[in-house]
């Protein structure tokens, strides 16, 4: 340097439950652990997905301002590191 062990030190926390914010997706706090070697960070201008009160359209459907997801891929920074 690369790699990711049944290693060491430490970390995070799905579903679900309670509270709370939101129209929703979803967020936050506490409990809780399915898992995770980046499950750290980044969301108007990388792609993708979700919502869509409001707007377009007579309605439906569709599109969309806007919002959300980093535990989908991606970008970026980083601890430890046996064997090869």
């Nucleotide at each position: 340097a690369a790699u990711g062990a049944u290693a060491a030190a430490g970390g995070c926390a799905a579903a679900c439950c309670a509270g709370u914010c939101g129209a929703a997706a979803g967020g936050c706090u506490g409990g809780g652990a399915c898992g995770c070697a980046a499950a750290g960070c980044u969301a108007u201008a990388g792609g993708g997905c979700c919502u869509g009160u409001g707007g377009g359209u007579g309605a439906a459907g569709c599109c969309u301002a806007a919002g959300g997801c980093a535990g989908c891929c991606a970008g970026u920074u980083a601890c430890c590191u046996a064997a090869c």